[in-house]
RNA sequence: AUUUUAUACAGAAGAAGGGAGAGUGUAGGCUCUGUGAACUUCUAGCAACCUGUUUAAUAUAAGGUGCUAAUGCCUAUCCUUAAUAAGGAACUAUAAAAU
Numbered sequence: 001a002u003u004u005u006a007u008a009c010a011g012a013a014g015a016a017g018g019g020a021g022a023g024u025g026u027a028g029g030c031u032c033u034g035u036g037a038a039c040u041u042c043u044a045g046c047a048a049c050c051u052g053u054u055u056a057a058u059a060u061a062a063g064g065u066g067c068u069a070a071u072g073c074c075u076a077u078c079c080u081u082a083a084u085a086a087g088g089a090a091c092u093a094u095a096a097a098a099u
Base pairs, nucleotide, nucleotide: 001099002098003097004096005095006094007093008092013043014042015041016040017039021032022031023030026076027075028074029073044068045067046066049064050063051062052060053059072091077088078087080085
């Protein structure tokens, strides 16, 4: 990097540095942000995919990841619907496995 499978309306933030953007690309909306964005570091926490522990588990949380505004912030394509709304797909992310 590609493929397969699973999950994505639950949950969990402080400090220091930094100094204007951020919320995956595009478009539209909406939101966060000098009462300090992205990003980096430290510490803390959440979760339970894999490993471990356990007779076993819906237990535990030691190890490997991941995550810690808003549903993956919402919409975009398809189906049902008068509309609202609901469902599916695609895309994306993460995990595990294979190549």
Molecule: SAM riboswitch aptamer (S box leader)
Organism: Chryseosolibacter indicus